[in-house]
């Protein structure tokens, strides 16, 4: 220069060729029960689809361009 493969809560991931109601889950944080206190446990609550545009009745998913990483070739 060319080609791959990634980006979702504060961290880690699931869903993506099956487009759909309020994005999964564990971690962590907040309240509150439990204990004398901590810890485990227990309800309950937080917060996320890398950025821009297009397609659609709806897009994390599909198209097009960007941006960051990791690789491969030259």
């Nucleotide at each position: 220069g060319g080609g791959g493969c990634u980006a979702u809560a504060g961290u880690g991931u699931a869903g993506c060729u099956u487009g759909g109601c309020u994005a999964u889950c564990a971690c962590g944080c907040a309240u509150g029960g439990u204990u004398u206190g901590g810890g485990a446990c227990c309800a309950c609550g937080u917060a996320a689809c890398c950025c821009c545009g297009g397609u659609u009745c709806g897009a994390a998913u599909c198209c097009g361009g960007g941006u960051a990483g990791c690789c491969c070739c030259g």
Notes:
A computed fold for a 74-nucleotide RNA from a Candidatus Woesearchaeota archaeon, annotated as transfer RNA. It matches the Rfam family "tRNA". Rfam classes the family as a transfer RNA. Rfam's curators write: Transfer RNA (tRNA) molecules are approximately 80 nucleotides in length.